[in-house]
């Protein structure tokens, strides 16, 4: 880049420089000199990885650490972690976010006279893992 999963209806904004755009794409519609994008300090929101507890798995495999034998190679299967799910803390660790429902719609399928409303994709974005 791309591939797997999981979640996207909730929550949280000040200051500095600086100046003309932003809100992935496209169409709408919004935001923007009462200051947009970007850099910086400095708060916050949330709980995805990591932390804690508890709980289920633990037949048999395989990984690592410890533990016993043997101590050159290496056996043993003994404890424990690993994987799941359910609460918990955010004072630490890694990220993420901090106008609008991912602002809505973009493709399909139901209802509907119409606006439209409902499911679902598909694209995005965060995170987390594999190669």
């Nucleotide at each position: 880049a791309g591939c797997u999963c999981a979640u996207c209806g909730a929550g949280a904004g000040g200051g500095a420089c600086u100046g003309a755009g932003g809100g992935a794409a496209c169409g709408g519609c919004c935001c923007g000199a009462c200051g947009a994008a970007g850099u910086c300090c400095c708060g916050g929101c949330a709980a995805c990885c990591g932390c804690c507890a508890c709980g289920a798995u633990c037949c048999u495999c395989c990984u690592g650490u410890g533990c016993u034998c043997a101590c050159c190679c290496g056996a043993g299967u003994c404890a424990c972690a690993g994987u799941c799910g359910u609460g918990g803390a955010a004072a630490c660790g890694g990220u993420g976010c901090u106008a609008a429902u991912u602002c809505c719609g973009u493709c399909c399928c139901g209802c509907a006279g119409c606006c439209g409303c409902g499911g679902g994709g598909u694209a995005g974005a965060u995170g987390a893992g594999a190669a």
A computed fold for a 131-nucleotide RNA from Nocardioides limicola, annotated as SAM riboswitch aptamer (S box leader). The model forms 94% of the base pairs in the Rfam consensus. Its mean pLDDT, the model's own confidence on a scale to 100, is 79. It was read from a public genome assembly, where an Rfam model found it.